This is a predicted complex of two RNAs, RNase P RNA and transfer RNA, with 425 nucleotides together. The prediction has a mean pLDDT of 75. Rfam match: Bacterial RNase P class A. Rfam's curators write: Ribonuclease P (RNase P) is a ubiquitous endoribonuclease, found in archaea, bacteria and eukarya as well as chloroplasts and mitochondria. The family's RNA type in Rfam is ribozyme.
């Protein structure tokens, strides 16, 4: 000087008009007037999560749905937070970020390429047989071609090709062997609450990516303050079902609640018939008011903090002046995510 | 307060079962015709609302933000 990471703040002050609550007084009792208090955030915002709270008979048990996924800790709950731990990503650095159950179930990989869990395009070898040359001590021996086969080391292709360097081996190569080195399995010794980390021995030598569906652990009833409760006022009820019915909502299962009149029959426990009644559906009507939920220490309810003048304080400035951010509570609380000029304090990093 | 849908060329829509973006109309050219219409052929034109992850590789799939539109109390 720049930058990272934590915290505070994020306009003061005075007149003057003009707001809403409460509380007290006046008063012509009228939403009048006067006093004195109180009155918007760090996100009040998105409505992405989790609670509290209300209701529904119980929130039991299940499909279906949704949701989370490494370790341990906090904490009413959480996908929150707080340390850490393994891959990966960014920045000189201080830091910042991104994923986390398994890949031996089922899919997917375009286009290239011989091949995407297989395989030969250039390619390297190429026995005996066949051809041809050329040398011969006439036993063959040496090179060429070309086939049968053999090969995946080296080259291409790709985002990615069944480990990597080296030496040996081989007709040529090939964990074919072998030393090292990664990686995987067991064993063992140390750290560590664990997730994990370091060592060391022995081994087949290495038997891919991708979590899309499915599986596999774990939580989740269901609707929300326009839940939900009190009062007041008005009209006009009908028709259907009806204990095999209604109280469970997306579906289903248990528990458990919930009558009434009359008639028959009766072993007086109960059966059974026909109606209402709850409750449902369905079609009309009428009301839309006031109170509590809310003294939630703001609690409005067409929804409240505002106009004007001065001065100050910060920043720019051509010295006239200009900026001064993001933006307004609607049951609360506890997180996430966005948005946001500017000042401050404390810590670490780079440059000079 | 609680569900839902959308956004692609100048315009009306398609594509989302992840392989590198289409069709129609409009718009220029040229044909054809005394001359336009209409046909025929052929061209232009696209930060797939806006940003980040996942992926070799997003319009397609997660987040998240910007507009628009409906439902229901």
């Nucleotide at each position: 000087g720049a930058g990272u990471c934590g915290g505070u703040c994020g306009g003061g002050u005075g007149a003057c008009c003009g707001c809403g609550g409460c509380a007290c007084g006046g008063c012509u009792c009228g939403a009048c007037c006067g006093u004195g208090u109180c009155g918007a955030g760090g996100a009040a915002a998105g409505u992405c999560g989790g609670g509290a709270c209300u209701c529904c008979a119980c929130a039991g048990g299940g499909c279906a749905g949704a949701g989370u996924g490494c370790u341990g800790g906090c904490g009413u709950u959480g996908a929150g937070c707080c340390a850490g731990g393994u891959c990966g990503g960014g920045g000189c650095g201080a830091c910042c970020u991104g994923a986390c159950g398994g890949a031996u179930g089922u899919g997917c990989a375009a286009c290239a390429g011989a091949g995407a869990g297989a395989g030969a395009c250039c390619g390297c070898c190429g026995a005996u047989g066949g051809a041809c040359c050329g040398g011969u001590u006439c036993g063959c021996c040496g090179g060429u071609c070309a086939c049968a086969g053999g090969u995946a080391a080296g080259g291409g292709u790709g985002c990615a090709a069944c480990g990597g360097u080296g030496c040996g081996g081989u007709a040529a190569g090939a964990g074919c062997g072998c030393a090292c080195c990664a990686g995987c399995g067991u064993g063992c010794g140390a750290g560590g609450c664990g997730a994990c980390u370091c060592g060391u021995a022995c081994g087949g030598c290495u038997c891919g990516g991708u979590a899309a569906c499915a599986c596999c652990a774990c939580u989740c009833g269901g609707a929300g303050c326009a839940a939900g409760g009190c009062c007041a006022a008005g009209c006009a009820g009908a028709g259907c079902g009806c204990a095999c019915g209604g109280g469970c909502g997306g579906c289903c299962c248990g528990u458990c609640c919930c009558g009434u009149c009359g008639g028959c029959c009766u072993u007086c426990g109960g059966g059974u018939c026909g109606g209402c009644a709850a409750c449902g559906c369905u079609c009309g009507g009428g009301u839309a008011g006031g109170c509590c939920g809310c003294a939630u220490c703001a609690g409005a309810u067409g929804g409240a903090u505002g106009g004007u003048c001065a001065c100050c304080c910060g920043c720019c400035u051509u010295c006239g002046g200009g900026c001064g951010a993001c933006a307004g509570a609607a049951u609360c609380c506890c997180g996430c995510u966005u948005a946001c000029a500017g000042a401050c304090c404390g810590a670490c990093u780079c440059a000079c | 307060g609680c569900c839902g849908g959308a956004g692609u060329a100048g315009c009306u829509c398609a594509g989302c079962u992840g392989g590198u973006a289409g069709a129609g109309c409009a718009g220029c050219u040229g044909a054809u015709u005394u001359g336009u219409a209409a046909u025929c052929a052929g061209c232009u034109g696209g930060u797939c609302g806006g940003g980040g992850g996942u992926u070799c590789g997003a319009u397609u799939c997660c987040c998240u933000u910007c507009u628009c539109c409906g439902g229901c109390u």